[in-house]
RNA sequence: UUACAUUAAAGGCAAACCUGUUGAAAAGCAGGGACGCAAAGCCAAGGGUCUAAAGCCUUUCGACAGGCCAUGACAGCCGGUUGCCGCA
Repeated sequence: UUACAUUAAAGGCAAACCUGUUGAAAAGCAGGGACGCAAAGCCAAGGGUCUAAAGCCUUUCGACAGGCCAUGACAGCCGGUUGCCGCA
């Protein structure tokens, strides 16, 4: 430097769920909690997924109904990027 991720040491992160809180929602944050993770570190510019407040359209006496839509989210979906220990 490159590849790999089986074990050990030192450590790290934390799903579901619960409580509080923010948000229209998806979801975020804090505490508890561990299903898992060798990048479960970072990146929402690429693909994908979730939501649909505002806006637009339709119906309507009127939308509080229906549809479209990301400018809102997800990095623990793919991807990009950096990297510890170990090992070859």
Predicted 3D model of an 88-nucleotide RNA (c-di-GMP-I riboswitch aptamer). The coordinates come from a structure-prediction model, not an experiment, and the mean pLDDT is 81. The sequence was found by an Rfam model in a public genome assembly.